[in-house]
Context: one part of a larger RNA
Molecule: large-subunit ribosomal RNA, domain VI
Organism: metagenome
RNA sequence: CGGAGGAUACUUGAGAAGCGUCGCCGUUAGUACGAGAGGACCGCGGUGAACGGACCUACGGUGUACCUGUUGUCACGUCAGUGGCAAACGCAGGGUAGCCAUGUCCGGAUGGGAUAAGCGCCGAAAGCAUCUAAGUGCGAAACCCACUUCAAGAUGAGGUAUCCCGGGCUUAAUGCCCCUAAAGACCCCUCGAAGAUGACGAGGUUGAUAGGCCACAGAUGUACGUACAGUAAUGUACUUAGUCGAGUGGUACUAAUCGGUCGUGAGG
Numbered sequence: 001c002g003g004a005g006g007a008u009a010c011u012u013g014a015g016a017a018g019c020g021u022c023g024c025c026g027u028u029a030g031u032a033c034g035a036g037a038g039g040a041c042c043g044c045g046g047u048g049a050a051c052g053g054a055c056c057u058a059c060g061g062u063g064u065a066c067c068u069g070u071u072g073u074c075a076c077g078u079c080a081g082u083g084g085c086a087a088a089c090g091c092a093g094g095g096u097a098g099c100c101a102u103g104u105c106c107g108g109a110u111g112g113g114a115u116a117a118g119c120g121c122c123g124a125a126a127g128c129a130u131c132u133a134a135g136u137g138c139g140a141a142a143c144c145c146a147c148u149u150c151a152a153g154a155u156g157a158g159g160u161a162u163c164c165c166g167g168g169c170u171u172a173a174u175g176c177c178c179c180u181a182a183a184g185a186c187c188c189c190u191c192g193a194a195g196a197u198g199a200c201g202a203g204g205u206u207g208a209u210a211g212g213c214c215a216c217a218g219a220u221g222u223a224c225g226u227a228c229a230g231u232a233a234u235g236u237a238c239u240u241a242g243u244c245g246a247g248u249g250g251u252a253c254u255a256a257u258c259g260g261u262c263g264u265g266a267g268g
Stems, first nucleotide, its partner, number of pairs: 001153001005164007015150004021049007033038001051107005060100003066094005071086006111145003118138004165267001166178004179265001184262004188204005209255003212251005218244003225238005
């Protein structure tokens, strides 16, 4: 921009893409078959490999400043207590959320249609025979459906529901005046398991969208200070303490203020 008024929501599915794999074990059954050795079809049940999708409860990884320990040095006047730097965490031990796999869950199925090679039935030409000529059946991981995803720019532009929009004068032909600016959308702002930017999604006080605060979960591992014991290093008690990024729930304390723009008037 189009889809013959404008909008919001939900859809149909032309078409497209994906998936499609294989092993082993038990059983049927030591049965059928076979002199024996050996040893099934068909069917049933289970368990895996690789591959694919989703996810983070558990297992495990990361987690650049969440907690702790610690060396050297500098600073805050000193002690104590802290902070900076040590090649982009000084080193080291752990680790929430998120992200992830080596982890967890799920998937290939099943069924139908029409067939290939092949196997047939009925059956002439050709008194026989013949699956084929007329007619008719079975038959494969391939094909078409079925399963998953996208999908009406499918210009053949589909469907359903709901919402919204004026008066006067006048013309052969719709032009003038006044009024109006709907439904809805966007800008802007607070954000996001969405994201390069657009986009998408949640919200904007009739509000839990983000921050703060409170509680909880979880991490670290028992703070500072004081007292006591010890010459001291240090230990013990107050203390399962103190501190804490992303998690869960709550709470208007802070910020989403005030506003603006587009879109018209019943539709050849």